[in-house]
Molecule: Glycine riboswitch aptamer
Organism: Nocardiopsis alba
RNA sequence: CCACUCUGGAAAGCAGGGACGCACGUCCCUCGCCGAAGGUGCAAGCCACGCCGAGCGCGGGGCGAAGCUCUCAGGCACCGAUGACAGAGGGGGA
Repeated sequence: CCACUCUGGAAAGCAGGGACGCACGUCCCUCGCCGAAGGUGCAAGCCACGCCGAGCGCGGGGCGAAGCUCUCAGGCACCGAUGACAGAGGGGGA
């Protein structure tokens, strides 16, 4: 560093309309909302490039982290599931 096992682990709609169904419910559309699968963006810094008054000066470009940001994806009563991240365990790799 990588996956695996166990444990802990949030936010936000029981919204409106429609289809199917005996019903629980499932799916589709619309509006509102959330950020913690995944994905987008960037600060310092670094890298060349151009300009130049030659001052580690100015300019645009590339690389560049997150629990920040966006909300594409995902999600929005409880339970369950998912779940970033954290702890533990035995493995694998360098």